[in-house]
Molecule: Bacterial RNase P class A
Organism: Clostridiaceae bacterium
RNA sequence: UGAGUCAGCCGGAUGGUCGCGGCGCAGCGCCUAAAGGCACGCGCUGAGGAAAGUCCGGGCUCUUAGGGCAGGAUGCCGGUUAACGGCCGGUGAAGGCAACUUCAAGGAUAGUGCAACAGAAAUAGACAGCCGGGCUUGUCCCGGUUACGGUGGAAAGGUGAGGUAAGAGCUCACCGGCGCCGCGGCGACGCGGCGGCCAUGCAAACCCCAUCCGGAGCAACGCCGUGGAGGAACAACUGUCGCCCGCAGGUUCCAUGGAGGCGGCUUGAGCCUUUCGGCAACGAAAGGUCGAGAUAAAUGGCCAUUCAAGACAGGACCCGGCUUAUAGGCUGGCUCAGCUA
Numbered sequence: 001u002g003a004g005u006c007a008g009c010c011g012g013a014u015g016g017u018c019g020c021g022g023c024g025c026a027g028c029g030c031c032u033a034a035a036g037g038c039a040c041g042c043g044c045u046g047a048g049g050a051a052a053g054u055c056c057g058g059g060c061u062c063u064u065a066g067g068g069c070a071g072g073a074u075g076c077c078g079g080u081u082a083a084c085g086g087c088c089g090g091u092g093a094a095g096g097c098a099a100c101u102u103c104a105a106g107g108a109u110a111g112u113g114c115a116a117c118a119g120a121a122a123u124a125g126a127c128a129g130c131c132g133g134g135c136u137u138g139u140c141c142c143g144g145u146u147a148c149g150g151u152g153g154a155a156a157g158g159u160g161a162g163g164u165a166a167g168a169g170c171u172c173a174c175c176g177g178c179g180c181c182g183c184g185g186c187g188a189c190g191c192g193g194c195g196g197c198c199a200u201g202c203a204a205a206c207c208c209c210a211u212c213c214g215g216a217g218c219a220a221c222g223c224c225g226u227g228g229a230g231g232a233a234c235a236a237c238u239g240u241c242g243c244c245c246g247c248a249g250g251u252u253c254c255a256u257g258g259a260g261g262c263g264g265c266u267u268g269a270g271c272c273u274u275u276c277g278g279c280a281a282c283g284a285a286a287g288g289u290c291g292a293g294a295u296a297a298a299u300g301g302c303c304a305u306u307c308a309a310g311a312c313a314g315g316a317c318c319c320g321g322c323u324u325a326u327a328g329g330c331u332g333g334c335u336c337a338g339c340u341a
Stems, first nucleotide, its partner, number of pairs: 001337010012306007020046006027040001029038003048312001052323002055321005060217004071213005076090005091105001092103004106208002111206002113202003126146001127149001129145006135138001157175006176198002178195007221263004230254005237249004270289008307310001
């Protein structure tokens, strides 16, 4: 200098002005029986890295007599966390010269099943070929064999040598797998030795094993509730016939609960800084800090200056993740190649 790889961060800024949501303050005005509400004024404050998809995990709320089955999810090891299917660090496998990336990565001797077409045969098989034997000498029969041919994604460990009638782990060397033993590691696993032990793949087929999970969701749920309908009581009052009973009105109370209102609602596994422990995820301590809470739903318009000329997009109970969208810009680590000293 070029090519690449990984990680982190920003994602318009400043000022003015008009307008809107929330909170606080004091005063005036209007409405109301009151509580309170409305309007004006001032001050403070007002979306995101994804607020999104709603795919996982929790908090919270209601529900459930208790337990099970069914069902679902996860699936190498260790750690982290409130929890997770997330994250971190490793192991193994695959790709890359490398930095690095990717992986639903338990069990196929628990059982069942599947392997289309082709092929003789798809889990144990003899089509062609090779070899031996037989006779009736044939396009014959019996037996051995998979080295060679053909089919297939896959043909029963691979290569070479020995061996044999021809062959074959039948025997040997090396390589691969499996089992056992030893050593190292918390472990996944690695290294070494020994044993010819060598019958495939599929579990995102059923299934088996291990671990975890009740269900519904803030339109959850709780409270108030003067309309409507329901129930109870009645000393006095009104009506019905002068009186009593009864009935109706009325009054009082009770429960339900429509409209509506209030709570839930934002102080929380919070955020920031520093130090310490840890490779890291993360944890601990100290100090600081409060950063939307609407309900038909506010966060916008205009002007000026400036730069790199502004992408994707917006709360609706709240957190931790994942995934997806994203113009442009900044920073750092590492790798490879070339050149120069």